[in-house]
The RNA shown here (Guanidine-I riboswitch aptamer) has 113 nucleotides and comes from Cohnella abietis.
Its Rfam family is "Guanidine-I riboswitch aptamer". About the family: This family represents a conserved RNA structure found upstream of the ykkC and yxkD genes in Bacillus subtilis and related genes in other bacteria. The function of this family is unclear although it has been suggested that it may function to switch on efflux pumps and detoxification systems in response to harmful environmental molecules.
Lineage of the source: Bacteria > Bacillota > Bacilli > Paenibacillaceae > Cohnella.
RNA sequence: AAAAAGGCUUUCUAGGGUUCCACGGUACAUCAUUUGUACCGGAUCGGUCCGAGAGAGAGCGCAUCCCUUUGCUUAGGCAAGGAUGUACACGGCGGGAUAAAAACCCGGGAGUA
Numbered sequence: 001a002a003a004a005a006g007g008c009u010u011u012c013u014a015g016g017g018u019u020c021c022a023c024g025g026u027a028c029a030u031c032a033u034u035u036g037u038a039c040c041g042g043a044u045c046g047g048u049c050c051g052a053g054a055g056a057g058a059g060c061g062c063a064u065c066c067c068u069u070u071g072c073u074u075a076g077g078c079a080a081g082g083a084u085g086u087a088c089a090c091g092g093c094g095g096g097a098u099a100a101a102a103a104c105c106c107g108g109g110a111g112u113a
Stems, first nucleotide, its partner, number of pairs: 007060006015050002020047002022044001023041007061086006069080004088108001090111001094106003
């Protein structure tokens, strides 16, 4: 910029691991009785972080109707605004990204009824 309407954005949660912080352990140094450095640990219920098509909320959009309220009007309507709706949905193996993993992505896929 364009498109989309089983739409898009965002917040949170289930869940997730271990870059960073914290915590724990070991060793060394220090002496302040504690601190610093290095290594190890996510079978560490923590903070940062990732995070749902089939989880929750909000906003925008889209569709239909109203237009008796406000503005405009070629008096048909248009804009704002309002109401309703935005349904349904079992799902591997395997692979991918990130530090790493996951209901993240491949994927409303392959399959299933």